[in-house]
RNA sequence: GAAGCACGCCAGACCGCCGCUGGUGCAAGUCUCGAAAGAGCGCACUGGAGGAACGUCCGGACUGCACAGGGCAGCGCAGGAGCUAACGGCUCUCCACCGUGAGGUGAGGAUCAGAGCAACAGAGACGAGUCGCGGGUUUCGGCCUGCGGGUGAAACGGGCAAUCUCUGCGCGCAGCAACACCAAGUAGGCCAGCGUUGAGGCGGCCCGCUGAGCUGGCGGGUAGGUGGCACCGAGCCGGGUGGGCGACCCCCGGCCCAGAUUGAUGGCGGUCACACCACGGGCAACUGUGGUGCACAGAAUCCGGCGUAUCGGCGAGCUUCACAC
Numbered sequence: 001g002a003a004g005c006a007c008g009c010c011a012g013a014c015c016g017c018c019g020c021u022g023g024u025g026c027a028a029g030u031c032u033c034g035a036a037a038g039a040g041c042g043c044a045c046u047g048g049a050g051g052a053a054c055g056u057c058c059g060g061a062c063u064g065c066a067c068a069g070g071g072c073a074g075c076g077c078a079g080g081a082g083c084u085a086a087c088g089g090c091u092c093u094c095c096a097c098c099g100u101g102a103g104g105u106g107a108g109g110a111u112c113a114g115a116g117c118a119a120c121a122g123a124g125a126c127g128a129g130u131c132g133c134g135g136g137u138u139u140c141g142g143c144c145u146g147c148g149g150g151u152g153a154a155a156c157g158g159g160c161a162a163u164c165u166c167u168g169c170g171c172g173c174a175g176c177a178a179c180a181c182c183a184a185g186u187a188g189g190c191c192a193g194c195g196u197u198g199a200g201g202c203g204g205c206c207c208g209c210u211g212a213g214c215u216g217g218c219g220g221g222u223a224g225g226u227g228g229c230a231c232c233g234a235g236c237c238g239g240g241u242g243g244g245c246g247a248c249c250c251c252c253g254g255c256c257c258a259g260a261u262u263g264a265u266g267g268c269g270g271u272c273a274c275a276c277c278a279c280g281g282g283c284a285a286c287u288g289u290g291g292u293g294c295a296c297a298g299a300a301u302c303c304g305g306c307g308u309a310u311c312g313g314c315g316a317g318c319u320u321c322a323c324a325c
Base pairs, nucleotide, nucleotide: 001321002320003319004318005317007315008314009313010312012272013271014270015269016268017267018266020048021047022046023045024044025043026042029041031040032039033038050296054307055306057305058304059303060302061301062175063174064173065172074171075170076169077168078167079093080092081091082090083089094108095106096105097104098103109166110165114164115163116160117159131148132147133146134145135144136143137142179227180226181225182224189218190217191216192215193214194213200210201209202208233256235255236254237253238252239251240250242249243248274293275292276291277290278289279288280287281286
C1' cells in the first nucleotide's frame, strides 16, 4: 500500500419565532362539560422517541382463572461447563465442516427397542435376491454352501433420528382489549306495599272520560369514567491495580429519565458542519460561489433477548499478500 476479518461508538449542532403534550408550584369560579362518576380552563418553571421505539419470534415481571400428589396426551429443548429473574439468548470450551489466515458455521443425546426411507447405475438396495464358477443334495422343479467379477455413497454389513420413535430435561391456561374500582338509560331483573270494590293519567279541585299498572327498596351488568400506567428498579450514568479467560458478578459515588387513548414529541426562518454536482482559481494539497441531498424508522403495560431495516461517519484490534529499510 492492497485485500479482508472481527468489535465498539455516533445518528447532525446552535439560535430565534409559533405551536403540541406530561409533571410540579401558584392562582381561579356559586366557572364550563356531564344525570353521576369524573374531566377541563390561566400563569411560571421543567421533562418530551430509538438503535432498532419495528417484527411480535422466544423468555420473564405483572394480573385473572385453575391447581393435594402422580400419570397420559400435547408442545419445546439437546456435546461439556457456566451466566442469568428466565430463555430456544449469551460466554468459555471440545468435536465436525468451511477458509492460506484473522475467523465463520453447526439442524453435534440414542440406529444392540421397534417401524420407515435410500435418486442414478446395477441381476439384486434393507429385505430379499443370484451375474459367473466350484462343491454337496435331489422327488430333476429346486434347495444348501463357498469363492469371484461388475455397478454404486452403500452389496449382508452398514447409513439416515432435518421421518416416526426412544431417552433426559422443561412447560397449567390466558393475556393490559389482562384485571380492579366507580357508574347512566324510564334497558332489563328480584322483593315488598297498593290496585278492576278502579291504581295511575287528563295543568290545582270537583264532575266526567279513560282503564292496568303505580310507589318504594335491593343488587348485577352495559355505555361512560378512573386506576393498572410511567414506576426506587432484573433502573440509568461515572469510577475501581475489585473477582472471573469470559458472559457476568461485587463495591463506591451521582441521578430520577417520555407517555397519550383521534393518540403529544412538530412547523417556519437563519448560521455552521457533512456528502455530491456544476462553474471559477491553483502544478498540487486545496479553495471561492451556487445548487441538491442528509438513511432506516417512530413509543402505547414494562423488561431481557433474537431477527430484520439503515445515507453516511469515527475509533481502536487482528489476518493475508506485495514492496522498502

This is a predicted structure of a 325-nucleotide RNA (Bacterial RNase P class A) from a Burkholderiales bacterium. The gene name in the source record is rnpB. Its Rfam family is "Bacterial RNase P class A". The family's RNA type in Rfam is ribozyme. Its mean pLDDT, the model's own confidence on a scale to 100, is 79. Taxonomically the source falls in Burkholderiales (Bacteria, Pseudomonadati, Pseudomonadota, Betaproteobacteria). Of the family's consensus pairs, 92% are formed in the model.